[in-house]
């Protein structure tokens, strides 16, 4: 120069013209102030709320998760390592425990697919020979996969039946790290894959159902009568009303909250300290015109932490770099 890899911000300003919701002031909508995202989507997942007579213990069904460590109200979520794949790399991805508890599955071919094998071939031994009885699993040969490999030794011919080295398991010393694991020895049994097959283990959780979930209040009305959440046990406390339908009010917005600074920490985050106060509709609120690069995926209905999907254009750090030209 090109190319590639991580993470971040805007996602609109500024003038001008009229409207529409909320607040607030007023005699009085004059006036002021402020209204719809980074994903408001999806509804995967986690809490707060609420209700369904209540509280505490304990057990099991069921559900989830699966390397280590923190981190956090929780999460299957986040950092940060380890291991493994893949890329030259920076980094992406990981349904990353157990096959030595137990059942399953591995078409077809092939002798035989795991308590798994003899076609051909090789050796004994009988026999003119055809062929027979042992004995083997080396070479060969079917397979995605066949009793770990490779040399040598021994043997009738052959095999981990001995050795040497190697792969892979498992177990164990020693450094190194909180571990998960690495390194580099020492031994042992000779070894099929499969657990996003069933299933084992270990931890966590251990009702449901949701803001159209519930509360109140006024009006008609008068239907019911012991009720109540996956199961089981123990203790303890309580006894009440009120189906329906209509109308208004609450819930409804100050939060495990945002933002900044400042100590810790590799980080994710915690502490503390400072000012602000920024939608709350309910047949459901924000249009127009100029300038500018402003266009994309798209509008809040309880609220938050996280995931995962769509996305036009400009901007910024910070890292890699084979191969090809200078």
């Nucleotide at each position: 120069c090109a190319g590639g890899u991580a993470c971040a911000g805007c996602a609109g300003a500024u003038a001008g013209u009229g409207a529409c919701u909320u607040g607030u002031u007023u005699a009085a909508u004059c006036g002021c102030a402020a209204g719809a995202g980074g994903a408001a989507a999806g509804u995967c997942c986690g809490a707060g709320c609420u209700g369904c007579u209540g509280u505490a213990a304990g057990a099991c069904a069921g559900u989830g998760u699966u390397c280590c460590a923190u981190u956090u109200a929780a999460c299957g979520a986040a950092u940060g390592g380890c291991c493994g794949u893949a890329g030259u790399a920076a980094u992406a991805c990981g349904a990353g425990g157990g096959a030595a508890a137990g059942u399953g599955c591995a078409a077809c071919a092939g002798a035989g697919a795991g308590u798994a094998g003899a076609c051909u071939u090789c050796c004994a031994c009988a026999g003119c020979a055809a062929u027979g009885u042992g004995g083997u699993a080396a070479c060969g040969g079917u397979g995605a996969a066949a009793g770990g490999g490779u040399g040598g030794g021994g043997u009738a011919a052959g095999a981990g039946c001995c050795c040497a080295c190697c792969a892979g398991u498992c177990u164990u010393c020693a450094u190194g790290g909180c571990a998960a694991c690495a390194u580099a020895g020492a031994g042992a049994g000779c070894u099929u894959g499969u657990a996003a097959a069933c299933c084992c283990a270990a931890c966590a959780u251990g009702g449901c159902a949701g803001c159209a979930a519930g509360a109140a209040a006024c009006a008609g009305g008068u239907g019911g009568u012991c009720a109540g959440c996956g199961u089981c046990u123990u203790a303890u406390a309580u006894u009440g009303c009120u189906a329906c339908u209509g109308u208004u009010u609450c819930g409804c917005u100050a939060g495990a909250g945002a933002u900044a600074c400042u100590a810790u920490g590799u980080a994710a985050a915690u502490a503390g300290u400072a000012a602000a106060g920024u939608a709350g509709a309910u047949u459901a609120a924000u249009a127009c015109u100029a300038u500018u690069a402003a266009a994309a995926c798209a509008a809040a209905a309880c609220u938050c932490g996280g995931c995962u999907u769509a996305u036009a254009g400009c901007u910024g750090u910070a890292c890699c770099u084979a191969a090809c030209u200078c």